[in-house]
Context: one part of a larger RNA
RNA sequence: UUGGGUCUAAAACAUCCGUAGCUUGCCCUGUAAGUCUCUUGUGAAAUCAGGCAUCUUAAGUGUCUGGCGAGCAAGAGAUACUGCGAGGCUUGGGACCGGGAGACGUAAGGAGUACAGCUUGGGUAGCGGUAAAAUGCGUUGAUCCUUGCUGGACUAACAAUAGCGAAGGCACCUUACGAGAACGGAUCAGACAGUGAGGGAUGAAGGCUAGGGGCGCACAUUGGAUUAGAUACCCAAGUAGUCCUAGCAGUAAACACUGCACACUAAACAUCGGUACCUCCUCGAGAGGUAUCGGUGCUGUAGGGAAGCCGGAGAGUGUGCUACCUGGGAAGUAUAGUCGCAAGACCGAAACUU
Repeated sequence: UUGGGUCUAAAACAUCCGUAGCUUGCCCUGUAAGUCUCUUGUGAAAUCAGGCAUCUUAAGUGUCUGGCGAGCAAGAGAUACUGCGAGGCUUGGGACCGGGAGACGUAAGGAGUACAGCUUGGGUAGCGGUAAAAUGCGUUGAUCCUUGCUGGACUAACAAUAGCGAAGGCACCUUACGAGAACGGAUCAGACAGUGAGGGAUGAAGGCUAGGGGCGCACAUUGGAUUAGAUACCCAAGUAGUCCUAGCAGUAAACACUGCACACUAAACAUCGGUACCUCCUCGAGAGGUAUCGGUGCUGUAGGGAAGCCGGAGAGUGUGCUACCUGGGAAGUAUAGUCGCAAGACCGAAACUU
């Protein structure tokens, strides 16, 4: 509980696809379901208004007349809007074509520095580590220099306020196979659209199952320090894990703490991609400029906002659809259910307290 809200106060699902539903371009025509007008029927009694009666009066009661919204049904009309049927259109959306941009995805192949181990030669007593130390490593020759081999992980500089992707995320090089967006053309079809309850797919790190792999790092663990203690911070080791393959799981401060789509609403600057034109030119896939479309940022007008701030990429002005919120705690707990191997996830209270 509403004519309210959801960046930061409670509240935008992690993200997308999509079923039902809801909403929906322009023109013409038909219909008349919604809608509107009129007529008829129905529209109890009491109540309401007036008259009369009763009653000494009043209240009350009785009786007569009138009134009684709306609704429902039938009939006659209207046709702007909505719906439904037929026809047409091209602006929304889609397809097609063209040349570009991109760490977009999957798979395969290749490369590089560093690191570690082994190895060759040299070389001798220390190395390592810290605030200082010690544990540790080292005369079975370490640290250091050097030759080669093997291994796993990673991809410096370029690098950007840059780019791509729905989000998570994506960065050495090459190839193959896929995907999407922007721009330009206007060849095709002709509203095919928006959102989206259920549903489906994707979803970092960590975790789980099975099989590989294991250089470095490193939960747990052990030792050394510190300390009153030190189950820590510091140091030396070190197992899961981190990597690959096939599955499961389905959560994050999954954040821009901002749902998606469309239309409209001052400017300035930077940058990325495209297009058209102009100037310069060393004629290059070159440099600069103007206009325009799309993206990423920054400043800012009107406007908004409690303010911080937002401001054509809105938190402005409107429209359509969805999700969610309703004091704090108890509590994202308990219970039931569904899912999961488990961990747990999803859904999700109350008593009580304040």